[in-house]
Context: one part of a larger RNA
RNA sequence: UUGGGUUUAAAGGGUCCGUAGGCGGGCGAUUAAGUCAGAGGUGAAAUCCCACAGCUCAACUGUGGAACUGCCUUUGAUACUGGUUGUCUUGAGUUAUAGUGAAGUAGAUAGAAUGUGUAGUGUAGCGGUGAAAUGCAUAGAUAUUACACAGAAUACCGAUUGCGAAGGCACGUCUACUAACUAUUGACUGACGCUAAUGGACGAAAGCGUGGGGAGCGAACAGGAUUAGAUACCCUGGUAGUCCACGCCGUAAACGAUGGAUACUAGUUGUUGGUUGUACAUUGGUACGAUCAGUGAUUAAGCGAAAGCAAUAAGUAUCCCACCUGGGGAGUACGGUCGCAAGAUUGAAACUC
Repeated sequence: UUGGGUUUAAAGGGUCCGUAGGCGGGCGAUUAAGUCAGAGGUGAAAUCCCACAGCUCAACUGUGGAACUGCCUUUGAUACUGGUUGUCUUGAGUUAUAGUGAAGUAGAUAGAAUGUGUAGUGUAGCGGUGAAAUGCAUAGAUAUUACACAGAAUACCGAUUGCGAAGGCACGUCUACUAACUAUUGACUGACGCUAAUGGACGAAAGCGUGGGGAGCGAACAGGAUUAGAUACCCUGGUAGUCCACGCCGUAAACGAUGGAUACUAGUUGUUGGUUGUACAUUGGUACGAUCAGUGAUUAAGCGAAAGCAAUAAGUAUCCCACCUGGGGAGUACGGUCGCAAGAUUGAAACUC
């Protein structure tokens, strides 16, 4: 390389957009590039293969044949692929109507809690733990009442709930600007599609830069305990950070450890959002179905090493991309690219088992 694989054994890129490329719906017409058939030319000789012959045999040599799977020219075939052209609507999309949601960005407003300050009441403890101590407190704490201020987070509802490409998104209401999805039946475009190397955008937390902010929590750090020790677990404090704006970083068990798209393949039962039928009620409706799109449970065939998966497949197939090839060395070294840095990305070998 071929082959075989990628939930858990090595292996799906964090996610999306999209360039080249690869692949691509139905019916006609045309062309004849791929494809197929015939003919001609060429494909040196030797070698290889087959048959026969010559050295006593063999190696060796000679003669003949086959082969040289290829290339070129030419004449045809036209199912499939390709090119050109016409057309169609079921793929894809646009529009209309109805609806959906914690989807995003910016802003306004809310209550509870916590902390602090001021004032009042009030007096000796409070706090903390397995037990204590450090700590706070007669300069009046803890507790309680009133007022004020500050920052951060949003109890209940709340749910195998919903939305988003992923990361992720939750006080209620409202405003402004965006995006998406679903259903329905008409209209319209007429294959406009799928995937996607390179590339681009987004991307939790931590971390970095500049400027703010700082209630609570809290790496580091300090003290008190525990202990043989205790650089910990527990307690009292507490800086960075956590929050905001702008800029960087670009990684995670970024997980469904499961790439995307399309089609097909038994059922049963929940739930979310639509459409719709029947029955009963009519004031919002209720009950039982059908169907489309999501999201769960369970199971048949099938698959699987098994666990399990099972229409949201890990089943049956097709297309495209990414990745794997014994363990360690090692996601290391060196070099390149990116970064302020931390580091990220690309990524070996010697040696060893």
Molecule: small-subunit ribosomal RNA, central domain
Organism: uncultured bacterium